[in-house]
Context: one part of a larger RNA
RNA sequence: UUGCAGUUAAAACGCUCGUAGUUGAACUUUGGGAGUUGUUUUUGGUCGCCUCCGGGUUGUACUUUUUAGCAGCGCCUUUCCUUUUGGCGGGGGUAGUGCUCUUUAUUGAGUGAUAUCUACGGCAAGACUUUUACUUUGAAAAAAUUAGAGUGUUUAAAGCAGGCUUUGCUUGAAUACAUUAGCAUGGAAUAAUAAAAUAGGACUUGGGUUUUAUUUUGUUGGUUUUCGAAACGCAAGUAAUGAUUAAUAGGGUCAGUUGGGGGCAUUUGUAUUGUAUCGUCAGAGGUGAAAUUCUUGGAUUGAUACAAGACAAACUUCUGCGAAAGCAUUUGCCAAGGAUGUUUUCAUUAAUCAAGAACGAAAGUUAGGGGAUCGAAGACGAUCAGUACCGUCGUAGUCUUAACCAUAAACUAUGCCGACUAGGGAUCAGACAAUGUUCAAUUUAGACUUGUUUGGCACCUUGAGAGAAAUCAAAGUUUUUAGGUUCCGGGGGGAGUAUGGUCGCAAGGCUGAAACUU
Numbered sequence: 001u002u003g004c005a006g007u008u009a010a011a012a013c014g015c016u017c018g019u020a021g022u023u024g025a026a027c028u029u030u031g032g033g034a035g036u037u038g039u040u041u042u043u044g045g046u047c048g049c050c051u052c053c054g055g056g057u058u059g060u061a062c063u064u065u066u067u068a069g070c071a072g073c074g075c076c077u078u079u080c081c082u083u084u085u086g087g088c089g090g091g092g093g094u095a096g097u098g099c100u101c102u103u104u105a106u107u108g109a110g111u112g113a114u115a116u117c118u119a120c121g122g123c124a125a126g127a128c129u130u131u132u133a134c135u136u137u138g139a140a141a142a143a144a145u146u147a148g149a150g151u152g153u154u155u156a157a158a159g160c161a162g163g164c165u166u167u168g169c170u171u172g173a174a175u176a177c178a179u180u181a182g183c184a185u186g187g188a189a190u191a192a193u194a195a196a197a198u199a200g201g202a203c204u205u206g207g208g209u210u211u212u213a214u215u216u217u218g219u220u221g222g223u224u225u226u227c228g229a230a231a232c233g234c235a236a237g238u239a240a241u242g243a244u245u246a247a248u249a250g251g252g253u254c255a256g257u258u259g260g261g262g263g264c265a266u267u268u269g270u271a272u273u274g275u276a277u278c279g280u281c282a283g284a285g286g287u288g289a290a291a292u293u294c295u296u297g298g299a300u301u302g303a304u305a306c307a308a309g310a311c312a313a314a315c316u317u318c319u320g321c322g323a324a325a326g327c328a329u330u331u332g333c334c335a336a337g338g339a340u341g342u343u344u345u346c347a348u349u350a351a352u353c354a355a356g357a358a359c360g361a362a363a364g365u366u367a368g369g370g371g372a373u374c375g376a377a378g379a380c381g382a383u384c385a386g387u388a389c390c391g392u393c394g395u396a397g398u399c400u401u402a403a404c405c406a407u408a409a410a411c412u413a414u415g416c417c418g419a420c421u422a423g424g425g426a427u428c429a430g431a432c433a434a435u436g437u438u439c440a441a442u443u444u445a446g447a448c449u450u451g452u453u454u455g456g457c458a459c460c461u462u463g464a465g466a467g468a469a470a471u472c473a474a475a476g477u478u479u480u481u482a483g484g485u486u487c488c489g490g491g492g493g494g495a496g497u498a499u500g501g502u503c504g505c506a507a508g509g510c511u512g513a514a515a516c517u518u
Stems, first nucleotide, its partner, number of pairs: 004489001006487001007470002012486001014359001016357002021352003025245002031077003035073006044063003047059001048057003082127005088121002091118005097112005131192003134187002137184002146176002150160002162170003202238005208232005249349001250346003254341002257338002262334004268312002272308008283294002320327002364404006374397001378393004415485003419477002422461003427456008436448003465472002491518003500511004
């Protein structure tokens, strides 16, 4: 590992990319035919046996025709099973021929030598060969141990003894298992791997160039040719010449779309606060009740303007988009994305991912800008009293630019990819369709209605199923336990602490114990 868990009990990295790793679609010789060997079986036959002479079958019997399997071996169906040379042996074919017998007859039979053909067998020497995993069998694998055979240690745990017909004879001290690696061997399913695409591909032939060894020309030496071997390049020819599908895998192109996805610019809206001017007037605020506070120097309130910074109501939804964080005034520009459609294209390009990287709410940090609102700290007023809840102020902050930080109940507390298992109606996006409706120009087009279909966010009902239950179409297809792959948990505390490392300006982040206790 087989064989645990991870919604809520301990637990899925916040999210995406991504290298190593792990895993990875289908396809290439399958079928058919006749034959042979062995074995089992069936039906017979022969021989036995029993017979009541009709027959019966319980035979370790024999046999080959028959039936049906099983196992092997070659052969044929377009079907290389390495190949070359040498010598040896065996069987068979063909040709002519010698001998013996035979025949009208080289007519037939037997036998011997010769030539030639034949991969039937083993031997030797070369030339070449895709490579593994897997599996079969064998050799090899110390003993003791283990399993296990034999054996009356009196039994047993043990031991390897012992037994008897006892001057001696004789039997044991078996056998199994022994996994990775290595060796030999049969198989060729499964899983990889390689090959012919700029043919530098295979095979055959021809004639070239270069190098070179022997043998024969009476002998020795030299040169040259032929023949033999090797290398190189040329030409022609041979061939069914050579590219597997196009995965309800993936990528790309194209088309009309779609979205509150992103960035930059632009534009609008009211509210809030402040200021100015005008009007009115004695209170206004605020609260459970009050007070702090403002107020004839006119508060609050009403009107008209202006300014500032923030924010984007209603529309707003069990709706959309985005990897997540997140995203909502108008318009323009910029690049990107999904789904759909497709008789477009490539052809395994894929899935998940240690290391590594991008993004990452709010708060916080640094340097600028801006500071309307709200407002950690702080001040004051209340509260029987202190810290708070309540009220009046109010710094940092809240907004923005440039850089850090990298965490959240970053939650669907549910990793990602793939397959299957159930019924329903809505809804969003696309496509298709209809004698459907409507505006119109008369049709396209729009909008609406209905249906089908693909892909989404969800929901309802039920429970083959699952679960401790709550509940769940996934949390199902799990003791009837293996689709692929990553992360992570092992009683409660101590503790996400100490220490070390590393990142950070810091705050802190990531990694991360133990003693002790229960």

Annotation: This is a predicted structure of a 518-nucleotide part of an RNA (small-subunit ribosomal RNA, central domain) from uncultured Chytridiomycota. Lineage of the source: Eukaryota > Opisthokonta > Fungi > chytridiomyceta > Chytridiomycota. Its mean pLDDT, the model's own confidence on a scale to 100, is 81. RNAcentral holds the full RNA, with entries from SILVA. It matches the Rfam family "Eukaryotic small subunit ribosomal RNA". Gene Ontology terms of the family: ribosome and structural constituent of ribosome.